[in-house]
Context: one part of a larger RNA
């Protein structure tokens, strides 16, 4: 900016995109055919492969420099004793929630139909026969049209319901606090008639039994208090703090 008023929701679906792979086992059956070796047509069940800009973290795993432990060297915090800095803006190692991911899980290819190709037909003349063809009817593919998924009224042929609003203003916007949404922007939630983020509180889950003190040892060190202590992104509650206040825009019932 357009869809002959201004808005805010839900739709139809013109159309266009993706997908529509393919293997191997069994049963029909060692049937039918064959002399024999060999060996189906058809029908129906089961397993698998890659694949998918497919979902997705419950399991298996990887990452997790915001968590938790160990540890070396050297410095600080007067010393001990306990922290902390630096060692690559993880010193260096074992683990690890959330996310995010595959090597992991789930799911998909389908069923039906309709026109059809090569082909097999039916009736049937031209041509007293014959012929699937010339007129007419039928069958009949992983292929095409539909179906499946997804996007879709700048489908200018601009659809269509519903609702609200007409200045005493319906809606948008700015602002903020934010997000499993994001480069920005845009979207999406909340804004005190509130749980939108941080805090507190509880909790899962993580590491892996804190500090101190007391016991044991000459001592390293070990036991006990103590599955302790500390915990990020998760869950669940709490107005404690921060979303105040307010400012624009906006259609004179519609040629």
């Nucleotide at each position: 900016u357009g869809c002959a008023g201004g808005a805010c929701a839900g739709u139809u679906g013109c159309g266009a995109a993706g997908a529509c792979u393919c293997u191997u086992u069994c049963c029909u059956a060692g049937u039918a055919c064959g002399a024999g070796a060999g060996g189906a047509u058809u029908g129906g069940a089961a397993a698998g492969a890659a694949c998918a800009c497919u979902a997705c973290c419950u399991c298996u795993g990887g990452u997790g420099u915001u968590c938790c432990u160990g540890u070396u060297a050297u410095c600080g915090c007067g010393c001990u004793a306990g922290c902390g800095g630096u060692a690559g803006u993880u010193g260096c190692a074992g683990g690890g929630u959330a996310g995010c991911c595959a090597u992991g899980u789930a799911u998909g290819g389908a069923a039906c139909g309709g026109a059809u190709a090569a082909c097999c037909g039916c009736u049937g003349a031209a041509a007293g026969c014959a012929u699937c063809u010339a007129a007419g009817c039928g069958g009949g593919a992983a292929g095409c049209c539909a179906a499946c998924u997804u996007c879709a009224a700048g489908a200018c042929g601009a659809a269509c319901u519903g609702u609200c609003c007409c200045a005493u203003g319906a809606g948008a916007u700015g602002c903020g606090u934010g997000g499993a949404a994001g480069a920005c922007u845009a979207c999406c939630a909340c804004g005190u008639u509130g749980a939108u983020a941080g805090g507190c509180c509880g909790g899962c889950g993580g590491u892996g039994u804190a500090a101190g003190u007391g016991c044991a040892g000459c001592a390293a060190u070990g036991c006990a208090c103590u599955c302790a202590g500390c915990u990020u992104a998760c869950c669940g509650g709490u107005a404690c703090u921060a979303a105040u206040u307010c400012a624009u825009c906006g259609a004179u019932c519609g040629g």

The prediction has a mean pLDDT of 87.
Predicted 3D model of a 255-nucleotide part of an RNA (large-subunit ribosomal RNA, domain VI) from a Planctomycetota bacterium.
Rfam family: Bacterial large subunit ribosomal RNA. Rfam links the family to the GO terms structural constituent of ribosome and ribosome.
Taxonomically the source falls in Planctomycetota (Bacteria, Pseudomonadati).
The RNAcentral record of the full RNA draws on ENA.